[in-house]
RNA sequence: UAUUGAAAAAGGCAAACCUUCCGAAAGGCGGGGGCGCAAAGCUAAAGGGCCUAAAACGAAAGUAAUGGCAGCCAGUUACCAAU
Numbered sequence: 001u002a003u004u005g006a007a008a009a010a011g012g013c014a015a016a017c018c019u020u021c022c023g024a025a026a027g028g029c030g031g032g033g034g035c036g037c038a039a040a041g042c043u044a045a046a047g048g049g050c051c052u053a054a055a056a057c058g059a060a061a062g063u064a065a066u067g068g069c070a071g072c073c074a075g076u077u078a079c080c081a082a083u
Base pairs, nucleotide, nucleotide: 002083003082004081005080012037013036017032018031019030021028022027035071041076042075043074047073048072049069050068051067056063057062
């Protein structure tokens, strides 16, 4: 440096659900919790995808991100071990 994650060590993160607060919602911060994760670190202003629909348009149905999701793909950086 490259590939891989069988075994091991040090550790790390934290789904559902409950809860304070913020938010129109999706969702998010903190606390509890622990399904899982070898990038479940970071990036939503590289890109695809997904969620929501306040404002706007509309008679209504609905359309529609400028709001979100990185634990969907992706991009990027990195610990330990093996080869």